[in-house]
Molecule: FMN riboswitch aptamer (RFN element)
Organism: Pallidibacillus pasinlerensis
RNA sequence: GGAAUCCUUCGGGGCAGGGUGAAAUUCCCGACCGACGGUGAUGAGGGUGUAAAUACUCUCUAAGUCCGUGACCCAUUUUCCUUUUUUAGGAAAAUGGCUGAUUUGGUGAAAUUCCAAAACCGACAGUUAAAGUCUGGAUGGGAGAAGGAUAUC
Numbered sequence: 001g002g003a004a005u006c007c008u009u010c011g012g013g014g015c016a017g018g019g020u021g022a023a024a025u026u027c028c029c030g031a032c033c034g035a036c037g038g039u040g041a042u043g044a045g046g047g048u049g050u051a052a053a054u055a056c057u058c059u060c061u062a063a064g065u066c067c068g069u070g071a072c073c074c075a076u077u078u079u080c081c082u083u084u085u086u087u088a089g090g091a092a093a094a095u096g097g098c099u100g101a102u103u104u105g106g107u108g109a110a111a112u113u114c115c116a117a118a119a120c121c122g123a124c125a126g127u128u129a130a131a132g133u134c135u136g137g138a139u140g141g142g143a144g145a146a147g148g149a150u151a152u153c
Stems, first nucleotide, its partner, number of pairs: 001153001004150007017029003031133002033122002035069004043060006064120002073097010102118005124136003
């Protein structure tokens, strides 16, 4: 330093102001937000080297719309629980499915990532009116991140 098993901790943000109305953070004007890993020509810093640079190298950082993942939802299988057999209901695990949205211009050898501008997107249930932002499932789950332990290479 790599791989394996186990443990602990961490692991999502957001309607200001106004209009209509009996009623809306749900409609309208407007405002605001952007999970995880990867890629990446960003930015910052360090090291080697040099007269100084070019150059080489390391660390941190860098995409809501690219590639993939996760939450939600659905199906199947297995196990368990409830139930009078069947049926039905519930829980857990595994596997599978579903799963939104970007263009134009600039620079350049090279950009859907840089710069500028203009767009677009956002589970389910609930609600005195239709919700990315309120409330709820959720003191849940989770991609994953950090640290530690064990024996081994």